[in-house]
Context: one part of a larger RNA
């Protein structure tokens, strides 16, 4: 020095565990904010720090309920000082207080700071309230410039800012694919901006269909990767029809009648503006003329009552024992309950030990929903057909674009920038160029629940999801430490034991570190670098070989 065996050291794999994650399900909620939000800064304890709570009334105050014996949050124990059956701590409803910054709003500003003015109040220091901008409305003023207007001032009202996804609208890429690339694709995606709601948007046919008919919209399955479209490449990709979910229809404008004001006019009257009635459709309807009717329903404004849910809770069955063991829930023997054998805990594996679970019960106060009653609002017919009305810079057309599955094509249909420009029910649009016939519908005004999308948040639960290099980046003082001028990037780090019983006392040592005894414990090779404790690596001992 090699090899082998044994015992250790180091190391932290593996096993077991779970406070944390993750994906969903059901229900709720779907907003907060000038009554100052979200988010912070600084304070606040008998307390040095961090977290949590709270705000100079500061781990809290008042009140109404619940609850019933201890309590003064956590890391984090101890001490001090206190509170509590005259009901504390704790839990829930309502209220008070709520520094400074932040939309931040008196002015300024390098956020958490600086500097004011007005009024009220106080003996005084102090204190209270107000003072941003814009919108809309009203009033008072008021230039150039006579009238007026602009402007100014005051009062009232609203807005602003934040927020995970979902939604609508205005803008709108490129990588990429086409095996290059330009039309095309990616994609109306990402991203930017604006706006809203608990959903949004759409929506009651100028729709489809095809000789038969359907009857608003939305969503799902299908039709169908079909018909088409396409450097007919890559690709893109319907509709009709059928089956389901959910269902709901309404209101104006106009004609006509009328009120008020103004203008014109001697007046009758006409016109304009504002209001009331009327009226709302395609089998055309309505006005108008004549006749008749006062009820039914509604998508519900407000109030009351009742019920239910929710925001604290209450009650809640049934077991003892032998043995082993540190410990019984294991085993043995004999029982019991069950509308309760979900789950968790307890010194090993507990229906009957504890918390619970099934079932039953419960709210002073707040919130929500439903029902009933009253109430606000809306709500109808028949006949006649001379006249009137039925959405105009609209429909259509031309040019240029965009959207439709449809790339200009035979290109209808929808939207529109520029130009042009109808008809009025004997009217008008559509049926994929266009024309005729036929069919069907009534544009140029508005509203509309449900079925659908999403989940930052709350409650309850589930998993052939993870189990500490996994699962969130984060099971731990994690968006922390740390890095970066900054935008931003971004970790590592869990486990003694049933219980600290966390090793009194003695010895070595520097009043060390560390160790040896002693003691605790079932165990200390469970001793705080603490469960298990693999491998690499290192050491000691023994054997053997050279």
């Nucleotide at each position: 020095g090699g090899c082998a065996u044994g015992c250790g050291a180091u190391g932290g794999a593996u096993g077991c565990c779970u406070u944390g994650g993750u994906a969903c399900u059901a229900g709720g909620a779907g907003g907060c904010g000038a009554u100052g939000a979200a988010g912070g800064a600084c304070g606040u304890g008998a307390u040095a720090a961090u977290c949590u709570g709270c705000g100079a009334g500061a781990a809290g105050c008042c009140u109404c309920g619940g609850g019933g014996a201890g309590c003064u949050g956590a890391u984090a124990a101890a001490u001090a000082a206190g509170c509590a059956u005259u009901g504390a701590u704790c839990c829930g409803g309502g209220g008070a207080u709520a520094u400074c910054c932040g939309a931040a709003u008196g002015g300024g500003g390098a956020a958490a700071c600086c500097c004011a003015c007005u009024u009220c109040u106080u003996a005084a220091u102090a204190g209270a309230a107000g003072u941003a901008u814009c919108u809309u409305a009203u009033g008072c003023u008021g230039a150039a410039u006579c009238a007026a207007u602009a402007g100014g001032c005051a009062u009232a009202u609203g807005a602003a800012g934040c927020c995970a996804a979902c939604c609508c609208a205005g803008g709108g890429a490129a990588c990429u694919g086409a095996a290059a690339c330009a039309u095309c694709u990616a994609a109306g995606u990402a991203c930017c901006u604006g706006g809203a709601g608990g959903a949004a948007g759409a929506g009651a046919a100028a729709u489809c269909a095809a000789a038969a008919g359907a009857g608003a919209u939305u969503c799902c399955c299908u039709c169908a990767g079909u018909a088409g479209u396409g450097g007919c490449g890559a690709g893109c990709g319907a509709a009709c029809g059928g089956g389901g979910a959910a269902u709901a229809g309404g209101c104006c404008a106009a004609a006509c009648c009328u009120u008020a004001a103004g203008u014109g006019g001697c007046a009758a009257c006409a016109c304009u503006u504002a209001g009331g009635g009327g009226g709302u459709u395609g089998u055309a309807g309505g006005a108008c003329u004549g006749a008749a009717a006062c009820g039914u329903g509604g998508a519900c404004u407000g109030a009351a009552u009742u019920u239910a849910a929710u925001u604290a809770g209450g009650u809640g069955a049934a077991g003892c024992u032998u043995c082993u063991g540190g410990a019984a829930a294991g085993c043995u023997g004999c029982g019991c309950a069950a509308u309760a054998c979900a789950a968790g805990g307890u010194g090993a594996u507990a229906g009957c030990c504890c918390u619970g679970u099934a079932g039953c019960c419960g709210a002073a106060a707040g919130u929500u929903a439903a029902a009933u009653u009253c109430u606000a609002c809306c709500u109808a017919u028949c006949a006649g057909u001379a006249u009137c009305c039925u959405g105009a810079g609209u429909a259509g057309c031309a040019c240029g674009g965009g959207g439709c599955a449809c790339g200009u094509g035979a290109a209808a249909c929808c939207c529109u920038g520029u130009g042009u420009g109808a008809a009025u029910c004997u009217g008008g649009g559509a049926g994929g160029a266009c024309c005729a016939u036929c069919u069907u519908c009534c544009a140029a005004g508005c509203c509309u629940a449900a079925a659908u999308a999403c989940u930052a948040c709350c409650u309850a639960g589930u998993g052939a999801c993870c189990g500490a290099u996994a699962g969130u980046g984060a099971a731990c003082a994690a968006g922390u430490a740390c890095c970066g001028u900054g935008a931003g990037g971004g970790a590592a780090a869990g486990g003694c034991g049933a219980a600290a019983a966390g090793a009194a006392c003695c010895c070595c040592g520097u009043u060390g570190a560390g160790g040896g005894g002693a003691g605790u414990g079932a165990a200390a090779u469970a001793g705080a670098u603490c469960c298990u404790g693999a491998a690499a690596u290192c050491g000691c001992a023994u054997g053997u070989c050279u």